[in-house]
RNA sequence: UCCCUCGGCCGGAUGGUCGCGACGCAGGAGCAGAUUCCUGUUUCGAGGAAAGUCCGGGCUCCAUGGGCAGGCUGCCAGGUAACGCCUGGGCACCCGCGUCACAGCGGGUGACGGACAGUGCCACAGAAAACACACCGCCCUCGCGCAAGCGUGGGUAAGGGUGCAAUGGUGGGGUAAGAGCCCACCGCGUGCGUGGCAACACGCACGGCACGGCAAACCCCAGUUGGAGCAAGGCCGAAUAGGCGGCGAGAAGCAGCCCUCUUCGACGAAGACGCCGCGGGUAGGCCGCUAGAGGGCGCGGGCGACCGCGUCCCGAGAGAGAUGACCGUCCGAGGCGGUGUCUGCCGCUUCGACAGAACCCGGCUUACAGGCCGAGGGAUUCC
Numbered sequence: 001u002c003c004c005u006c007g008g009c010c011g012g013a014u015g016g017u018c019g020c021g022a023c024g025c026a027g028g029a030g031c032a033g034a035u036u037c038c039u040g041u042u043u044c045g046a047g048g049a050a051a052g053u054c055c056g057g058g059c060u061c062c063a064u065g066g067g068c069a070g071g072c073u074g075c076c077a078g079g080u081a082a083c084g085c086c087u088g089g090g091c092a093c094c095c096g097c098g099u100c101a102c103a104g105c106g107g108g109u110g111a112c113g114g115a116c117a118g119u120g121c122c123a124c125a126g127a128a129a130a131c132a133c134a135c136c137g138c139c140c141u142c143g144c145g146c147a148a149g150c151g152u153g154g155g156u157a158a159g160g161g162u163g164c165a166a167u168g169g170u171g172g173g174g175u176a177a178g179a180g181c182c183c184a185c186c187g188c189g190u191g192c193g194u195g196g197c198a199a200c201a202c203g204c205a206c207g208g209c210a211c212g213g214c215a216a217a218c219c220c221c222a223g224u225u226g227g228a229g230c231a232a233g234g235c236c237g238a239a240u241a242g243g244c245g246g247c248g249a250g251a252a253g254c255a256g257c258c259c260u261c262u263u264c265g266a267c268g269a270a271g272a273c274g275c276c277g278c279g280g281g282u283a284g285g286c287c288g289c290u291a292g293a294g295g296g297c298g299c300g301g302g303c304g305a306c307c308g309c310g311u312c313c314c315g316a317g318a319g320a321g322a323u324g325a326c327c328g329u330c331c332g333a334g335g336c337g338g339u340g341u342c343u344g345c346c347g348c349u350u351c352g353a354c355a356g357a358a359c360c361c362g363g364c365u366u367a368c369a370g371g372c373c374g375a376g377g378g379a380u381u382c383c
Stems, first nucleotide, its partner, number of pairs: 001379010012330007020045003024041006047354001051365002054363005059229004070225005075089005090112001091110007113220002118218002120214003135160002137156004142151003168186006187209001188207008233287004243278006260272005294313008331352009
């Protein structure tokens, strides 16, 4: 200098003009009703993912006897309000460095409880796929044959072949040939001990091997789990229509006369029309609504996730929904040209992504031009 892996961070800056939205202020207009509308102006106005809506919570309302069923989660310990998230550790696998080969170091990935509780499945191929199995081969016996060899009965899982997978592996002994048949080591199982909170690791003894795989098949075990979601939910509430009650143009009260229309069984009743009041719902308005498990810095604790203390800071919150455009300068990257020589200077030009808050928060996942920083590894050059 370049390349790879992993992690963290930024994700254009500034000025001007115009435009959009919100609160406040000023002025004006207006309704049947409510903070309804118009103009001007101050201040403010998206993100690391605001996204997918996949998990977990806060908040709200409803429900709420217990159990079963159902759903979800699943190595261990810790963090957290909680989690299916995060951190650390264990185990398995993969990659890189390293080694003759191990060992060891670094990084990544993992639904990683249980397969002697039971049921089920294991395609194709293959003789046989689970109370194993004899296709080829090997060995023995018998028969036939001059022989090569063929056939009968039996032994054999060492070799070949099939398969993702074939009933432990390597070596030696042993045997007719073989075989945990026997032995050593490894693996496996059981017991004990040591270390560790634990997962687990290591050691010793015993066992000749008994127990193929699949639980993102049913299932078993353990833990956990009420439902719906801000269109939650609370308050206010027109006009019109319909409901209930009272009344009759004096239609609230008073009221001698007067006291709407029609019908009838006529001091009354029913219906129509109208007036007033009440109640429910709708349109609409207000609240919920954004200062919170919040962020920066410092100190302290912890390997770490994270926690504690101190200090400072935090100005979208609307309505199906505003935050944009152009120009100048600068910044970063690419291209071209000039100058010039050591990686520069100047000029022109192009590009600056993914994407848009809708009750809020913690995660995960996905998208993303370009750039910065850190850790580890490798290659090359120079000293």

Background:
Predicted 3D model of a 383-nucleotide RNA (Bacterial RNase P class A) from a Gemmatimonadaceae bacterium. The sequence is in RNAcentral, with records from ENA. The source organism's lineage runs through Bacteria, Pseudomonadati, Gemmatimonadota, Gemmatimonadia and Gemmatimonadaceae. It matches the Rfam family "Bacterial RNase P class A". From the family's description: Ribonuclease P (RNase P) is a ubiquitous endoribonuclease, found in archaea, bacteria and eukarya as well as chloroplasts and mitochondria. Rfam classes the family as a ribozyme. A source record names the gene rnpB.